[in-house]
Order: sequence, then structure tokens, then C1' cells
RNA sequence: ACGUGCUCCGGGGUCGGUGUGAAUCCGAACCGGCGGUGACAGUCCGCGAGCGUCGAGGGAAACCUCGAUGCCGAUCCGGUGGAAUUCCGGUACCGACGGUGAUGCGAGAGCAAUCUCGCUAGUCCGGAUGGGAGGCAGCACGA
Repeated sequence: ACGUGCUCCGGGGUCGGUGUGAAUCCGAACCGGCGGUGACAGUCCGCGAGCGUCGAGGGAAACCUCGAUGCCGAUCCGGUGGAAUUCCGGUACCGACGGUGAUGCGAGAGCAAUCUCGCUAGUCCGGAUGGGAGGCAGCACGA
């Protein structure tokens, strides 16, 4: 160094304003999983996570496990260089599912006041003391 088994590790982030009331509005700030890629990546390539569908097995059921499969966000310009959408400078953008909902948007009802419904959080609460891509982390065994 290789193979097998086990163990361990394996996702971050808030202040201010208004107000009876907002960590959801407004303003500003802040965050960035894993592998790869000629040189360091939230935005390139792939994966995980998340949301479905189908099949098999289990279950009284809820549902669980395994396999297959679908969906799944976002950057450009300049510089340096042999090489960078990865560095430096500038500029922009993105963020699963469920919950909450003083704003906003849409739809409906009503003569009107107003009411009802739907959507609306990357940073809050929850599934999750979970799972996980993986790891130049550790141990054992093997030739």
C1' cells in the first nucleotide's frame, strides 16, 4: 500500500426598526454537506439530503425494510498563471419537507365595513439523540 470486518467522526447562520403582537414584514448582517475537476468551488461535473412513483418482503393496521425509478436551486466580468465559472478584485444569485403567519400576492363572498380560502422563513420550531454522501481517523485479521 491492498482486501475484509468493526469502531469513531460526519451541516452552518441574527441584529436593529415599527408595533398590543413579527427570529416570518422592513433594513442591514450572516451561513455554505461529500467526492471529483491541470490550483483552494454553495452556483462546473457527480453524490448525499429532501419530495414522489412502482415492485418485493414484513405487519391486524399505522407503517417499516430492501430494490428500481422520476423530480430536485443558483455567476458572471476583469486580473494573475502553464493551468483557476475553484485563487485575487468587483458584481450577482440560490437555499428540501411539515409547522407557525401583523406583511405581500392571488382567488372567492358581501351594497359596504369586512370576511373566507390558498401561497408566503436559507438563519425560528419539528421529523432529527435520525439518516447520510463520505473520511490522508482508529483497531483487528488476511496474503
FMN riboswitch aptamer (RFN element) from Microbacterium aerolatum, 143 nucleotides, folded computationally. The organism belongs to Microbacterium, within Bacteria.